[in-house]
RNA sequence: GGGGCCGUGGCCUAGCCUGGUUUAUGGCGCCUCCCUGUCACGGAGGAGAUCGCGAGUUCAAAUCUCGUCGGCCCCG
Numbered sequence: 001g002g003g004g005c006c007g008u009g010g011c012c013u014a015g016c017c018u019g020g021u022u023u024a025u026g027g028c029g030c031c032u033c034c035c036u037g038u039c040a041c042g043g044a045g046g047a048g049a050u051c052g053c054g055a056g057u058u059c060a061a062a063u064c065u066c067g068u069c070g071g072c073c074c075c076g
Stems, first nucleotide, its partner, number of pairs: 001075007010028003020059001030046005052068005
């Protein structure tokens, strides 16, 4: 330099190919309350990501296109 894959709450992850609106899924963790003599377990509820970043297409983009950044791998 060329090519491929990945990037979504604090962490991991579904959704992406087949765009569809209102609440972006689940687990762990965190917070509050209940339960208990206390802790743990268990029960109820809650906060937290606008999808790496920017642009484009579209009535509508996490999803399609382009650029770009980072990580991993392959080729030279």

A computed fold for a 76-nucleotide RNA from Omnitrophica WOR_2 bacterium RIFCSPLOWO2_01_FULL_41_12, annotated as transfer RNA.
It was read from a public genome assembly.
The prediction has a mean pLDDT of 81.
It matches the Rfam family "tRNA". It is annotated as a transfer RNA.
The source organism's lineage runs through Bacteria, Pseudomonadati and Candidatus Omnitrophota.